[in-house]
């Protein structure tokens, strides 16, 4: 990298730093000098493991902090929507 699985409308900054990219891809729409990515800091959350015992703390190991996964992408549907495919986080086998 692939395989299994559980989840994806909720929730997170008037900080430092830093000095142009960012929203996974493609079409679109968006964010950004009123300061983008990443570092650091704070913080949200409850998958593991810890602790504690049906419920719960948040110690550790991940992960997350515009907008539904920003929307569409395939297949039903007048549509609303449902459903898959993609992705993306954990846990798992080999």
């Nucleotide at each position: 990298a692939g395989c299994c699985u559980a989840u994806c409308u909720a929730g997170a900054g008037u900080g430092g730093u830093g000095g142009a990219g960012g929203g996974a891809a493609a079409g679109g729409c968006c964010c950004a000098a009123u300061g983008a990515a990443g570092c650091c800091c704070g913080g949200c959350a409850a998958c593991c493991a810890g602790c504690a015992a049906u419920a719960g703390c948040a110690u550790g190991g991940u992960g997350c902090c515009a907008a539904u996964a920003c929307c569409u992408u395939c297949a039903g549907g007048a549509a609303a929507c449902u459903g898959a495919a993609u992705g993306a986080u954990g846990g798992g086998a080999a």

This is a predicted structure of a 94-nucleotide RNA (SAM riboswitch aptamer (S box leader)). Model confidence (mean pLDDT): 85 of 100. Rfam family: SAM riboswitch aptamer (S box leader). Rfam's curators write: The SAM riboswitch is found upstream of a number of genes which code for proteins involved in methionine or cysteine biosynthesis in Gram-positive bacteria.